[in-house]
RNA sequence: GCGGGUAUGGUUCAAUGGUAGAACAGGUGGUUGCCAAUCACCUGAUAGGAGUUCGAUUCUCCUUACCCGCA
Numbered sequence: 001g002c003g004g005g006u007a008u009g010g011u012u013c014a015a016u017g018g019u020a021g022a023a024c025a026g027g028u029g030g031u032u033g034c035c036a037a038u039c040a041c042c043u044g045a046u047a048g049g050a051g052u053u054c055g056a057u058u059c060u061c062c063u064u065a066c067c068c069g070c071a
Stems, first nucleotide, its partner, number of pairs: 001070007010024004018054001026042005047063005
């Protein structure tokens, strides 16, 4: 330099065009003589930009970061 792949709450993963979800973690409360455990509720995310579409996490293009291959 060329080609391919990945990017979603703090972490690990779902969601294949129609209101973005789960587990763990965090917060509040219940329970307990206290802690742990457990139960209920709450907070919090689509890497950035542009395009297509009534509608984009999803399709197209560019950029960024990381991984793989070729040279």
A computed fold for a 71-nucleotide RNA from a Candidatus Kaiserbacteria bacterium, annotated as transfer RNA. It was read from a public genome assembly. Its mean pLDDT, the model's own confidence on a scale to 100, is 83. The source organism's lineage runs through Bacteria, Bacteria candidate phyla and Candidatus Kaiseribacteriota. Its Rfam family is "tRNA". Rfam classes the family as a transfer RNA.